[in-house]
Context: one part of a larger RNA
RNA sequence: CUGGGCGUAAAGCGCACGCAGGCGGAUCAUUAAGCUAGGGGUGAAAUCCCGGGGCUCAACCUCGGAACUGCCUUUAGAACUGGUGAUCUAGAGUCCGGAAGAGGAUGGUGGAACUCCUAGUGUAGAGGUGAAAUUCGUAGAUAUUAGGAGGAACACCAGUGGCGAAGGCGGCCAUCUGGUCCGGAACUGACGCUCAGGUGCGAAAGUGUGGGGAGCAAACAGGAUUAGAUACCCUGGUAGUCCACACCGUAAACGAUGAGUGCUAGAUGUCGGGGGUUUGACCUUCGGUGUCGCAGCUAACGCAUUAAGCACUCCGCCUGGGGAGUACGGUCGCAAGAUUAAAACUC
Numbered sequence: 001c002u003g004g005g006c007g008u009a010a011a012g013c014g015c016a017c018g019c020a021g022g023c024g025g026a027u028c029a030u031u032a033a034g035c036u037a038g039g040g041g042u043g044a045a046a047u048c049c050c051g052g053g054g055c056u057c058a059a060c061c062u063c064g065g066a067a068c069u070g071c072c073u074u075u076a077g078a079a080c081u082g083g084u085g086a087u088c089u090a091g092a093g094u095c096c097g098g099a100a101g102a103g104g105a106u107g108g109u110g111g112a113a114c115u116c117c118u119a120g121u122g123u124a125g126a127g128g129u130g131a132a133a134u135u136c137g138u139a140g141a142u143a144u145u146a147g148g149a150g151g152a153a154c155a156c157c158a159g160u161g162g163c164g165a166a167g168g169c170g171g172c173c174a175u176c177u178g179g180u181c182c183g184g185a186a187c188u189g190a191c192g193c194u195c196a197g198g199u200g201c202g203a204a205a206g207u208g209u210g211g212g213g214a215g216c217a218a219a220c221a222g223g224a225u226u227a228g229a230u231a232c233c234c235u236g237g238u239a240g241u242c243c244a245c246a247c248c249g250u251a252a253a254c255g256a257u258g259a260g261u262g263c264u265a266g267a268u269g270u271c272g273g274g275g276g277u278u279u280g281a282c283c284u285u286c287g288g289u290g291u292c293g294c295a296g297c298u299a300a301c302g303c304a305u306u307a308a309g310c311a312c313u314c315c316g317c318c319u320g321g322g323g324a325g326u327a328c329g330g331u332c333g334c335a336a337g338a339u340u341a342a343a344a345c346u347c
Base pairs, nucleotide, nucleotide: 004318005317006316007301008300012315014201015200016199017198021194022193023192025088026087027086028085029084030083031082033081034080035077036076037075038074039073040072041071042070049065050064051063052062053061054060091191092188093187094186095184096183097182098181099180103177104176105175106174107173108172109171110154114150115149116148117147118146119145120144121143125136126135162169163168206247207246208245209244210243211242215241216240220236221235222234223233258314259313260312261311262310263309266292267291268290269289270288271287272286273285274284275283276282296303297302320347321346322345329340330339331338332337
C1' cells in the first nucleotide's frame, strides 16, 4: 500500500440545493503532463541477498558480484487518462401541443356534529360504571322544539388510489404558484453525476409576543378499584391543541434499505398518457404504484427490473458490551436543550 462491511447482527446524515473536490458521452486533429520503451548520470560506505575466504565451528570479520525496485536527463512512441482546437447528438436542458393530481400560499364560503345562551313543551330524575360514587337537577335538569353565538374538524366519495425531496397534504370556490408525465423533434450542444464545508426545508411536543378557546386534554382536584394505587375506570379541569409572527431542529424523521447511471426470466392488479384496431373487448408503447415469482444474492429471514442481482462514480457511516451519545471544551439556543464528542474504570 492492498484486502471487510452498513434491510433485521455495529453501521445510510430526516430531506433537498449546492461552491471547492472527485468522476464524466461520440468523432477527428494536435500536444506529450500522466504512461511505455531504449540510452546516459546518479543512487557513499555499511546493512540485506548470492558466491568465495579467515578465526577449530558459529556468531563475527573479510573479498567479489548482484541489488539499491528511486531521482535527474535524453531519444523515441501516441493506444489509454489529461490538456488544446474543431465537429456531433444517444446524456442534460429549452421550445410547441396535451394530461392527471389531498403539491404549496392567500382570500372567501358550506353542511352535519358539538358546547353555550334565550324562549316554548314537560316532570323527576339525569349522567356514569364491571358495579358504584364524585357530578348535574324542583333556583326546573335529562328529553324535545324554535332562534342565536362560537370554535375546531371536514362523514359518504376513499381505494396495498393520487401528489410532494422529505416532513407531509383530504368539504367547496377563486386568485397566485412549484413539480411530474405523454406526444412532437424545432433549438442549445456535454451545459452532466455526486458532493466535505455551507445554505434552506423539516411531524409532534416545547418556547416568546399578541389573539382565540367549542370539543379534547398533560398537570391538578375529587370519586372508585386495590394490601397500597402518586395508575388503568369515572366526574371535573389548566397549559396545550387553533391563528399571526419569531424560535427550537429533534422522532421507530422507517422501506430500520444514500444519490445517480447501465445491464439482467416472467405473471398479475391498479393509476395517468400515446398508438393500432374487428370498436365487444383486445394488442402495443411510455411513466408511476402494488402483489407474486425465475436466475442470482443472503447467515437465515427474505430481496428479486421499485434488487438486498451483475457493474461503475461520488458522499456519509461502522470497528466488542457497559461507562455514554455521558463529562469537559467549542458552536447554536430566550430556555428546554441540540450538535460535535472522550477517558478512567469494568466485563